Context: one part of a larger RNA
RNA sequence: CUGGGCUUAAAGCGUAUGUAGGUGGGAAAGUAAGCGUCGUGUGAACGCCCCCGGCUUAACCGGGGAACUGCUCGACGAACUGCUUUUCUUGAGGCAAGUAGGGGUGCAUGGAACUCUUGGUGGAGCGGUGGAAUGCGUAGAUAUCAAGAGGAACGCCGAUGGAGAAUCAGUGCACUGGGCUUGUUACGGGUUCUCGAAUGCUUCGGCAUUCGGGGGUCCCUCUGACGCUGAGAUACGAAAGCGUGGGGAGCGAACGGGAUUAGAUACCCCGGUGGUCCACGCUGUAAACGAUGUCUACUAGGUUGUGGAAGUUCUGACGCUUUCACGGCCGAAGCUAAAGUGCUAAAUAGACCGCCUGGGGAGUACGGUCGCAAGGCUAAAACUC
Numbered sequence: 001c002u003g004g005g006c007u008u009a010a011a012g013c014g015u016a017u018g019u020a021g022g023u024g025g026g027a028a029a030g031u032a033a034g035c036g037u038c039g040u041g042u043g044a045a046c047g048c049c050c051c052c053g054g055c056u057u058a059a060c061c062g063g064g065g066a067a068c069u070g071c072u073c074g075a076c077g078a079a080c081u082g083c084u085u086u087u088c089u090u091g092a093g094g095c096a097a098g099u100a101g102g103g104g105u106g107c108a109u110g111g112a113a114c115u116c117u118u119g120g121u122g123g124a125g126c127g128g129u130g131g132a133a134u135g136c137g138u139a140g141a142u143a144u145c146a147a148g149a150g151g152a153a154c155g156c157c158g159a160u161g162g163a164g165a166a167u168c169a170g171u172g173c174a175c176u177g178g179g180c181u182u183g184u185u186a187c188g189g190g191u192u193c194u195c196g197a198a199u200g201c202u203u204c205g206g207c208a209u210u211c212g213g214g215g216g217u218c219c220c221u222c223u224g225a226c227g228c229u230g231a232g233a234u235a236c237g238a239a240a241g242c243g244u245g246g247g248g249a250g251c252g253a254a255c256g257g258g259a260u261u262a263g264a265u266a267c268c269c270c271g272g273u274g275g276u277c278c279a280c281g282c283u284g285u286a287a288a289c290g291a292u293g294u295c296u297a298c299u300a301g302g303u304u305g306u307g308g309a310a311g312u313u314c315u316g317a318c319g320c321u322u323u324c325a326c327g328g329c330c331g332a333a334g335c336u337a338a339a340g341u342g343c344u345a346a347a348u349a350g351a352c353c354g355c356c357u358g359g360g361g362a363g364u365a366c367g368g369u370c371g372c373a374a375g376g377c378u379a380a381a382a383c384u385c
Base pairs, nucleotide, nucleotide: 004356005355006354007339008338012353014236015235016234017233021229022228023227025088026087027086028085029084030083031082033081034080035077036076037075038074039073041071042070049065050064051063052062053061054060091226092223093222094221095183096182097181098180099179103176104175105174106173107172108171109170110154114150115149116148117147118146119145120144121143125136126135162168163167188219189218190217191216192215193214194213195212196211197210198209199208200207201206241282242281243280244279245278246277250276251275255271256270257269258268293352294351295350296349297348301330302329303328304327305326306325307324308323309322310321311320312319334341335340358385359384360383367378368377369376370375
């Protein structure tokens, strides 16, 4: 390299957009690069293989053939791949009409709780624990009532639910991103021809109205493979951390004290700084998990939830039937080492990317690069089992 793998054994980048590249729907015509057939030249000798011959045989040696699966050039072929041109609408996208949502950003605003301040009542404890103590309190605490201030988080609804990549939840307003359904065949409407039925008029030939079936024509959506994946790249990216400036109620790394204990750098208690919050900038990592890359097609059912659409009914609701998208549970076949998975695949196939190759050393050293730093990314070897 070939082969084999990646839920849990080593292995899916945290996620997305997208460059190069790889790969790609139906029809027709052309071309002939790939491809096929035939031929030309070449593919040294030796060796391997086949046949024959020479040493008594063999090894060995000699001759002939084949082979050398390759390359060059030429002729022909046109199914497939490629390329060129034309074309189609199912993939993809646009547009239109609906629709659900804690999707995002900004501004405004609400009540409960908590802490603090001031005042009233009150007068000895409160708090805390397994039990205590540190702590607070006659300078009036705890409790309770009233007023005021402040910051952070949004109970019930709430879900096995929703949107989203991570993440997102009080309420209202403004701006704004994406999703889902319906629009192809069909159905519907206008017009015209024809057939049938009913009613009315009738000169009994027909005429008019309504309903139903069938045919022609017009209107009721467009572009036309633009797709998929994606090395590099770019953007976003929990918590913690960093820089500058604010803010600081509660909680609370570090730290101080009280306990416990043989000790207790802990678990428990009393305090408490950074932080947690906001604005701007950086960091770029997580068991960033479904430990399961993205996309497409296809393969039994049952049940449940969320958001639509159509049909059924004289009309409407409920119900029922069908259908699309998403979220769960159970389960056939299949798969799997098993656990399990099973139309949300880990089944069956295809396209492209990423990654793995015994444990430790080590996600470390060195080098490079990014970062203010912390550190991130890339990434060995000796040695050892």